[in-house]
Context: one part of a larger RNA
RNA sequence: UUGGGUUUAAAGGGAGCGUAGGCGGGCUGUUAAGCGUGUCGUGAAAAGCAUCGGCUCAACCGGUGUCGUGCGGCGCGGACUGGCGGUCUUGAGUGGGUAGAAAGCCGGCGGAAUUCGUGGUGUAGCGGUGAAAUGCUUAGAUAUCACGAAGAACUCCGAUUGCGAAGGCAGCUGGCUGUAUCCUUACUGACGCUAAAGCUCGAAAGCGCGGGUAUCGAACAGGAUUAGAUACCCUGGUAGUCCGCGCGGUAAACGAUGGAUGCUCGUUGUGCGGCCUUUUAGGCUGCGCGACCAAGCGAAAGCGUUAACUC
Numbered sequence: 001u002u003g004g005g006u007u008u009a010a011a012g013g014g015a016g017c018g019u020a021g022g023c024g025g026g027c028u029g030u031u032a033a034g035c036g037u038g039u040c041g042u043g044a045a046a047a048g049c050a051u052c053g054g055c056u057c058a059a060c061c062g063g064u065g066u067c068g069u070g071c072g073g074c075g076c077g078g079a080c081u082g083g084c085g086g087u088c089u090u091g092a093g094u095g096g097g098u099a100g101a102a103a104g105c106c107g108g109c110g111g112a113a114u115u116c117g118u119g120g121u122g123u124a125g126c127g128g129u130g131a132a133a134u135g136c137u138u139a140g141a142u143a144u145c146a147c148g149a150a151g152a153a154c155u156c157c158g159a160u161u162g163c164g165a166a167g168g169c170a171g172c173u174g175g176c177u178g179u180a181u182c183c184u185u186a187c188u189g190a191c192g193c194u195a196a197a198g199c200u201c202g203a204a205a206g207c208g209c210g211g212g213u214a215u216c217g218a219a220c221a222g223g224a225u226u227a228g229a230u231a232c233c234c235u236g237g238u239a240g241u242c243c244g245c246g247c248g249g250u251a252a253a254c255g256a257u258g259g260a261u262g263c264u265c266g267u268u269g270u271g272c273g274g275c276c277u278u279u280u281a282g283g284c285u286g287c288g289c290g291a292c293c294a295a296g297c298g299a300a301a302g303c304g305u306u307a308a309c310u311c
Base pairs, nucleotide, nucleotide: 007301008300014201015200016199017198021194022193023192025088026087027086028085029084030083031082033081034080035077036076037075038074039073040072041071042070048066049065050064051063052062053061054060091191092188093187094186095184096183097182100179103177104176105175106174107173108172109171110154114150115149116148117147118146119145120144121143125136126135162169163168206247207246208245209244210243211242216240220236221235222234223233262310266292267291268290269289270288271287272286273285274284275283276282277281296303297302
């Protein structure tokens, strides 16, 4: 680069905001840059093509005509793209109303469990495993009761549930911040979409400084297993796991599916709204989260209004 692709064969950036650039709604007027058409100029010669001629023919050479799809000037056209002006409301946004959510940040509070400490009761075991042993324990463990301390995580509710751009988010509560949806159709009047560069966010592990350290637990030590066992199992256990401020920027960061608009049969469940009714319930309508399928697509598996259909 392409009349090739990107769920699973190679291939969607982890995600958002956004500059340039690219693309962009209806009606109308104007312009004539793009566009179409006509004409003029230019488009060297040679070469090519057609024809005529010269070497006995041909190659080769000469004459004439043509070609030269390009560029420029001047007219004409005004649908489409662009420029400029006017206007509209469907795209986009704003206002008003309603109800919500584990969305984010900061703070306060709560109970269970775990470990540790002190005291009481109590006595010989406890713990652990496939079986054991290391380990703990007469300096009184395990068990049980009371009190106290600490740190971390929030049982049930809980759900193909909800929220968030993604990463992700779950005890209760207060404050601050962000925000989808629905109803209304009051306002603006194309203000839009995408997005190199750029900026920001970005699980876990890791790194720097400071704190914290209950649990779990890389490394490490010991006990087992085994032919060996630098493992799987067991007893311990440092970093880490937690908090604050920074760094770093990776994941099967997955729906292995980039973003946006429009269009295209149905059935069924569920979350949040709105309207109507013959209010047990049913119907209509909107936005989400799922399941199954028509057409269509696909190599198939499968996708199928949440598209991998179609533009």
Model confidence (mean pLDDT): 86 of 100.
The part of an RNA shown here (small-subunit ribosomal RNA, central domain) has 311 nucleotides and comes from an uncultured Bacteroidales bacterium.
It matches the Rfam family "Bacterial small subunit ribosomal RNA".